[in-house]
Context: one part of a larger RNA
RNA sequence: UGCACACGGUGGAUGCCUUGGCAGUCAGAGGCGAUGAAAGACGUGGUAGCCUGCGAAAAGCUUCGGGGAGGUGGCAAACAACCUUUGAUCCGGAGAUGUCUGAAUGGGGAAACCCACGCGGGGUCAAUGCCCGCGUAUCAUUAACUGAAUCCAUAGGUUAAUGAGGCGAACGGGGGGAAGUGAAACAUCUCAGUACCCCUAGGAACAGAAAUCAACCGAGAUUCCGUAAGUAGCGGCGAGCGAACACGGACCAGCCUCCAGUCUUUAGCAUCAGCGUUAGUGGAAGCCUCUGGAAAGUGGCGCCAUAGUGGGUGAUAGCCCCGUACACGAAAACGAUGGUGUGGAACUAAGUCUGGGACAAGUAGGGCGGGGCACGAGAAACCCUGUCUGAAUAUGGGGGGACCAUCCUCCAAGGCUAAAUACUCCUGACUGACCGAUAGUGAACCAGUACCGUGAGGGAAAGGCGAAAAGAACCCCGGCGAGGGGAGUGAAAUAGAACCUGAAACCGUGUGCAU
Repeated sequence: UGCACACGGUGGAUGCCUUGGCAGUCAGAGGCGAUGAAAGACGUGGUAGCCUGCGAAAAGCUUCGGGGAGGUGGCAAACAACCUUUGAUCCGGAGAUGUCUGAAUGGGGAAACCCACGCGGGGUCAAUGCCCGCGUAUCAUUAACUGAAUCCAUAGGUUAAUGAGGCGAACGGGGGGAAGUGAAACAUCUCAGUACCCCUAGGAACAGAAAUCAACCGAGAUUCCGUAAGUAGCGGCGAGCGAACACGGACCAGCCUCCAGUCUUUAGCAUCAGCGUUAGUGGAAGCCUCUGGAAAGUGGCGCCAUAGUGGGUGAUAGCCCCGUACACGAAAACGAUGGUGUGGAACUAAGUCUGGGACAAGUAGGGCGGGGCACGAGAAACCCUGUCUGAAUAUGGGGGGACCAUCCUCCAAGGCUAAAUACUCCUGACUGACCGAUAGUGAACCAGUACCGUGAGGGAAAGGCGAAAAGAACCCCGGCGAGGGGAGUGAAAUAGAACCUGAAACCGUGUGCAU
């Protein structure tokens, strides 16, 4: 030095576990904000820090309910001082307080800071200064007052009232709108009206009651799904793009207008009823034995079940605990539903009946240029319109894919409309041939943290003693160390905090063999 065996060290794989994730289902909710949001800064405890909560009334205050013995949040124990059956802590409803920044809104500003003005109040009062409260941004609309050049006016100015502003995951509508790519190159084309930007709304949005289709039979608003169908078509007829009619389903709902009169009702508000949501309450039935550190396991004999979902308890528990089935419950607030009541037809909204009226013009259509329709100018209808034009008026007009006739069908140029559909930042319950710490969210752990970057931005690692800390009193070596040896605890300490299991690489010790 090698090989073998044994025993270790190192290391943290593997197994097991799960507080965290992932994907869904069923319900709920679908907004918050000048009554100051979202997000923060700084404070706040008997306490040094961080998290959580809260806001100078600061881990809290008031009140109304629930609940019933301990409590003063967590890391995180101890101490101190307290609270509590005159009901604390805790849970729920309503309210109060709520510094500073932030749309941030008195002005400024390098966010959490600086500087004001007006009115009212307070303290010494004579003033200044200080403190407290309220107001003072902009835009829009409405109203009033005022008011130029310029006579009337108007512009402008001032004041008041009301509203807006900002944030938020996806889904919607609209205005703009690429390229990588494909075409095996590339320009029409494709990607794609996608990504992205902007505006804006709702819990959904949009659309919507035929100037629609159809085909000589008929249907009867819209939306969504399946089929029709990768069909008919479009297409450097390349790559590719790609309907409709009809049928089957989901869901179904129809209406309004201007004037006058008439009658009634709804919305709104109040109240009542039951229901639901926001705390909760009751809730069946088991003992013995054996093994063991421990019984829920074994054996024996029972019981409950509208409850044998699930979790916990020293191993695997229907009957030990929490629960579960089932039944019950609200002072207060909120929600939908139903009943009743209520004010005036002066405003707003809807309706019944009667009479009258109206029934949509720079529109339809046309020329030129574009765009949308599955349809790339094509034989190209139809829809939109930048520009130039420009009808008819129900004895009328549009459409039926160039165009014409016949025929059929509908009535544009005004408006409203639930449901079926899309989505999930968020709340609750439940589910999984989903993951199990290099997985699953980036994040199971104080993670969008540490750290990196001027910045936009990038972005980790890191879980497990034990049933219970019983977390090793005391002794010894050692530097009043680190670490270790005894002792003790424990079922176990090769479970000792660098703590479950503890693979391999790698490093040793001992023994044997070989050289």